Source information
The prediction has a mean pLDDT of 89. This is a predicted structure of a 350-nucleotide part of an RNA (small-subunit ribosomal RNA, central domain) from an uncultured Hyphomicrobiaceae bacterium.
Context: one part of a larger RNA
């Protein structure tokens, strides 16, 4: 260099944007770099291979041929690739008109509930459990009524519903703002795909500074349980959970399935459009399109299963795997305030 692979056996980077690079739609002309053909030069000898010969054979030696798959040069070919020029519209994008949505950021606002505070009524219990106890309560609890305060989360709607690249996003209103889809087919004219490095985003926990703190609750304390109980259960309870700014950068970051494109029977449900039919208006029916689910032809698969949203049939590019343990560890580098992250072995052993 090569092979076989990556849903569950080892293996898809958590996700995106994008640099270099790789790859790239249709038509025409030119060129002739790649490519192909012919000629010339060179490709030392030895070695290897083929055919002879010499040592009695062989190894070995020797003669001839072939080969030396390469390089240089020249003449030609022009399908494909490249390059140059021109044109095109199906890829990609722009424009116009619509549509749906928990997409994002900031600000405002609402009710229920919980806890606490104040006041009233009221009296001996309440709470909790398998049963209890710790705990709260005659300094008046629990219950109930009224008022007030605070913080956090948004019941019903709510849905194998929607949106987002992923993480993720759910009361209501306003402002700003990203993306998608459908219809029209007006415009640009290959502007594209992927993407080593790089850059950005990235749940929860954790960290720094300053706020906030109702409920919940690691740690911790007590009560139980138990042979023990550093647990499961109960009563409390601090970080934290919340906000602002700055870090951390990891997850079963999962569809355990990289991104993009093309092609290949169908059936059923549902969400958002569009066109046609139907209706007073709907419902409903047909077609088409973008999602999202269930089942299944062919095919694939070790099986399970996947099956036009592929794990089918192909193409482009990237990432990754190569027996188990040692080990995602040590050492070193880089990053981090730290916690640690990332890159990543070997001895030894089975």
């Nucleotide at each position: 260099c090569u092979g076989g692979g990556c849903g569950u056996a080892a293996a898809g980077c958590g996700c995106a944007c994008g640099u270099a690079g790789g790859c790239g739609g249709a038509u025409u002309u030119g060129u002739a770099a790649g490519u192909c053909a012919g000629g010339g030069g060179u490709g030392a000898a030895a070695u290897c291979c083929c055919g002879g010969g010499g040592c009695u054979c062989a190894a070995c030696c020797u003669c001839g041929g072939a080969a030396c798959u390469g390089c240089c040069u020249u003449u030609g070919a022009u399908a494909c690739u490249g390059c140059a020029a021109a044109u095109c519209u199906c890829g990609a994008g722009u424009c116009c008109g619509a549509u749906a949505g928990a997409g994002g950021u900031g600000g405002g606002u609402g009710g229920a509930a919980u806890u606490c505070c104040u006041a009233g009524u009221g009296u001996a219990g309440a709470g909790g459990u398998g049963a209890a106890a710790u705990u709260c309560g005659u300094a008046g609890a629990u219950a109930u009524u009224a008022g007030g305060a605070a913080g956090a989360a948004c019941a019903c709607c709510g849905g194998u519903g929607g949106c987002g690249a992923a993480g993720g996003c759910g009361g209501c209103c306003c402002a700003c703002u990203g993306g998608a889809u459908c219809g029209g087919u007006a415009c640009u004219g290959a502007c594209g795909c992927u993407g080593a490095g790089g850059u950005g985003c990235g749940a929860a926990a954790g960290c720094g500074u300053g706020g906030g703190g109702a409920g919940c609750a690691a740690a911790c304390a007590g009560g139980a349980u138990u042979a023990g109980a550093u647990a499961c259960c109960c009563u409390g309870g601090u970080a934290g959970u919340c906000c602002a700014c700055g870090c951390c950068c990891u997850a079963a970051a999962c569809g355990a399935u990289g991104u993009c494109g093309a092609c290949u029977g169908g059936u059923u449900g549902u969400u958002g459009g569009u066109g046609g039919g139907g209706u007073u208006a709907a419902a409903c029916c047909c077609a088409u399109u973008a999602g999202u689910a269930a089942c299944g032809a062919a095919g694939c698969u070790a099986a399970c299963g996947c099956g036009u949203g592929a794990a089918g049939u192909c193409g482009a590019c990237c990432g990754c795997c190569u027996g188990g343990g040692g080990a995602g560890u040590a050492c070193g580098g880089c990053c981090g305030c730290a916690a640690g992250g990332u890159u990543a072995a070997a001895a030894c052993u089975c």